Source information:
Large-subunit ribosomal RNA, domain II from Acidiluteibacter ferrifornacis, 687 nucleotides, folded computationally. It matches the Rfam family "Bacterial large subunit ribosomal RNA".
Context: one part of a larger RNA
RNA sequence: GCCUACGAGUUACUCCUCACUAGCGAGGUUAAGAUUUUAGAGAAUCGGAGCCGAAGCGAAAGCAAGUCUGAAUAGGGCGUAUAGUUAGUGGGGGUAGACGCGAAACCAUGUGAUCUACCCAUGAUCAGGUUGAAGCUCUGGUAACACAGAGUGGAGGACCGAACCAGUUGAUGUUGAAAAAUCUUUGGAUGAAUUGUGGGUAGGGGUGAAAGGCCAAUCAAACUUGGAAAUAGCUCGUACUCCCCGAAAUGCAUUUAGGUGCAGCGUUGUGGUUGAGUGUUAUAGAGGUAGAGCUACUGAUUGGGCUAGGGGGCUUCACCGCCUACCAAACCCUGACAAACUCCGAAUGCUAUAACAUAUACACAGCAGUGAGGGCAUGGGUGCUAAGGUCCGUGUCCGAAAGGGAAACAACCCGGACUAUCAGUUAAGGUCCCAAAAUCUACACUAAGUUGAAAAAACGUGGUCUGAUUGCUUUGACAGCUAGGAUGUUGGCUUGGAAGCAGCCAUUCAUUUAAAGAGUGCGUAACAGCUCACUAGUCGAGCGAUCGGGCGUGGAUAAUAAUCGGGCAUAAAGUGUAGUACCGAAACUAUAGAUUUAACGUAAGUUAAGUGGUAGGGGAGCAUUCUAGUCAGCGUUGAAGGCGUAUCGCGAGGUACUCUGGAGCGUCUAGAAAAGAAAAUGUAGGC
Numbered sequence: 001g002c003c004u005a006c007g008a009g010u011u012a013c014u015c016c017u018c019a020c021u022a023g024c025g026a027g028g029u030u031a032a033g034a035u036u037u038u039a040g041a042g043a044a045u046c047g048g049a050g051c052c053g054a055a056g057c058g059a060a061a062g063c064a065a066g067u068c069u070g071a072a073u074a075g076g077g078c079g080u081a082u083a084g085u086u087a088g089u090g091g092g093g094g095u096a097g098a099c100g101c102g103a104a105a106c107c108a109u110g111u112g113a114u115c116u117a118c119c120c121a122u123g124a125u126c127a128g129g130u131u132g133a134a135g136c137u138c139u140g141g142u143a144a145c146a147c148a149g150a151g152u153g154g155a156g157g158a159c160c161g162a163a164c165c166a167g168u169u170g171a172u173g174u175u176g177a178a179a180a181a182u183c184u185u186u187g188g189a190u191g192a193a194u195u196g197u198g199g200g201u202a203g204g205g206g207u208g209a210a211a212g213g214c215c216a217a218u219c220a221a222a223c224u225u226g227g228a229a230a231u232a233g234c235u236c237g238u239a240c241u242c243c244c245c246g247a248a249a250u251g252c253a254u255u256u257a258g259g260u261g262c263a264g265c266g267u268u269g270u271g272g273u274u275g276a277g278u279g280u281u282a283u284a285g286a287g288g289u290a291g292a293g294c295u296a297c298u299g300a301u302u303g304g305g306c307u308a309g310g311g312g313g314c315u316u317c318a319c320c321g322c323c324u325a326c327c328a329a330a331c332c333c334u335g336a337c338a339a340a341c342u343c344c345g346a347a348u349g350c351u352a353u354a355a356c357a358u359a360u361a362c363a364c365a366g367c368a369g370u371g372a373g374g375g376c377a378u379g380g381g382u383g384c385u386a387a388g389g390u391c392c393g394u395g396u397c398c399g400a401a402a403g404g405g406a407a408a409c410a411a412c413c414c415g416g417a418c419u420a421u422c423a424g425u426u427a428a429g430g431u432c433c434c435a436a437a438a439u440c441u442a443c444a445c446u447a448a449g450u451u452g453a454a455a456a457a458a459c460g461u462g463g464u465c466u467g468a469u470u471g472c473u474u475u476g477a478c479a480g481c482u483a484g485g486a487u488g489u490u491g492g493c494u495u496g497g498a499a500g501c502a503g504c505c506a507u508u509c510a511u512u513u514a515a516a517g518a519g520u521g522c523g524u525a526a527c528a529g530c531u532c533a534c535u536a537g538u539c540g541a542g543c544g545a546u547c548g549g550g551c552g553u554g555g556a557u558a559a560u561a562a563u564c565g566g567g568c569a570u571a572a573a574g575u576g577u578a579g580u581a582c583c584g585a586a587a588c589u590a591u592a593g594a595u596u597u598a599a600c601g602u603a604a605g606u607u608a609a610g611u612g613g614u615a616g617g618g619g620a621g622c623a624u625u626c627u628a629g630u631c632a633g634c635g636u637u638g639a640a641g642g643c644g645u646a647u648c649g650c651g652a653g654g655u656a657c658u659c660u661g662g663a664g665c666g667u668c669u670a671g672a673a674a675a676g677a678a679a680a681u682g683u684a685g686g687c
Stems, first nucleotide, its partner, number of pairs: 001687006011096003015093010027052003033046005056063002066078004099237002102234001106227003110223002117201009126191001128160003131156001135152006164188003170183003203219001205215003240621006250263005264370002266367006277358009291344001292342002298338002303333003307328001309327002311324004373398010403414003418593004423589003429583003432567003438580001440579006451569002459554003463551010480538005486511003491505003517532001521530002594611007622676001624673006631666001633665002641660002644657005
């Protein structure tokens, strides 16, 4: 892991409550027990003790269709206009282990120191080698000591290193050879050493050179049995079918936040009304949001003017006075802001009335589940106008919704699956191939593979297409080429110099001209030189300027190799505009069938509207075991069980037959349950 068997809402009660069924009914009912009967189970008849109901209110005395409060004859609270009761079945609650399994723990009685910790008693063990303390002896030495040397001696939690004890490093091992080892390496090895035997200390207790260590592979409180089915607002599991309806993830409260109570939302039943519910239209209202506005307030605020006050400067002996590109109230002009500003002010929504449409709404009673929600769009708060963030409002979908599209993709787009069909029409989205349908029609753009279903910015761009306005132009434009570009004059000033070209000034004039600035730039120390404006010639048709628009281009950087889903695509299979076909879903239609509810109908049936669904409510059934009756049922001429085939039923399942098997089993009507397994790291067995 698979197979087989077992495995979870049960039972009890003088309990409470509701529904249904039956009896009796202002009443209902007996309990224990007794008698009779029966083979027995049981049945019948007594038995009225007791219980519930028929009257309530008050704490009570008490009063009573009333009573309590109260001074009250007021007001208010609870009552009064009658239906109950007994039994059975079912739904729910209570008390019990109470649907099943599951703690860590707590308490009590005992059992453990053959492991290990420490202690007591009594024994045992430690190869070999090294070092050489005290003391002593001799010699030297001292006044005597001291002291020095040599020898002797054999101390030490001394040294090296086996046994022995330990367990430092690394490797192996890790379903091991082993529930802690093996190999290598290492520490101690006469000591606080190691060890044998016997004995002692016991669970909130021991023992501990102290690690919360150890106390029999168990220790921040051992093990055993019991209280005990402890408790578990927690996790997991909870077994056949079909039909109808169908939620919630919110509010308030909570030693409350993953629990619960009440309400909300679901379902089932009952009920009745001045038709309450919902939608549309019309009319009438309340309101201060969006917007807007602010010489309409409160506050904030740009620039300017005017002008109190202040600062600074000038003047003055002082008072006056003057100036100010300083600060600035009020006022005027101008610009503009506000959730806690408003002179204003919608749309929606809300309330009311009427008409129309539709079919809910409400109350009571039984039973729930939910009380972790989430995405998207939109109005906001918070945050960074961050988040697949967080908190509210409104809507929708997922949740509990399958199908088609978006490559894939809970909630984005289309659309809500009763069943069947090798029928049709469409939606979103598509139509070159993968891949159903246009290599469709017309015009234009793009050259970047831009693009082809996520997405790029500021800023740049004589890439290209296009619109508008405007200037020049066959009396010759624009560009190129040829030629000129002069004179008064080196204008005046300044300056070392200043001559068109450092700088300042200027009525920057005038002359000759086709034209030529008291000079556009380069250049010189200053001149010189080059060049431009301007003019002529040549050439021969368009040339400039400004403001827009379309598509492109640079900007362009991410972690495994790239890519529009891919292949691929350029008068597209890209982009824009217009159009016609076609494809495309469980949508809609067609045909056949099933089923629910309502209406009609005596019925058969017809018509209409439905039939996605988690938690959950309601309804109808199938199968298993046993009991009673039934079929004067079936069975060795083959029961149950088993492998199959056919057939009936929407389904759970039923029936028939062949083979197998070899002795019991069923139909129908009722009843009673040890009554249905795929899951619980389920339990046992087998493989």